RNAcentral holds the sequence, with entries from ZWD. Pistol ribozyme, 75 nucleotides, folded computationally.
[in-house]
RNA sequence: AGCUGACUAGGCAGCUAUAAAUAGUACUUAAGCCUAGUGCGUUGGAGAAUAUUGUGAAAUAUGCUCCAGGUGUAA
Numbered sequence: 001a002g003c004u005g006a007c008u009a010g011g012c013a014g015c016u017a018u019a020a021a022u023a024g025u026a027c028u029u030a031a032g033c034c035u036a037g038u039g040c041g042u043u044g045g046a047g048a049a050u051a052u053u054g055u056g057a058a059a060u061a062u063g064c065u066c067c068a069g070g071u072g073u074a075a
Stems, first nucleotide, its partner, number of pairs: 001016005006038006025074003032040001043068005049062005
């Protein structure tokens, strides 16, 4: 100097061409290191679609849309 820990800014930390992690105060949480915001991921509800099973009612899986919500405690 660059890159990474969802994105932006700051913090904390790591790595050196790679994009991960046993690091990032400790434990905890599905909730991603922290704060503010975003609401990407994650969680709950509803809707229809596709596929599979089934005589049928339905069940399971996948992603999409809308609504709600947005780890916690301690230092």
Overview: Its Rfam family is "Pistol ribozyme". On this family, see Weinberg et al., Nat Chem Biol 2015: "New classes of self-cleaving ribozymes revealed by comparative genomics analysis".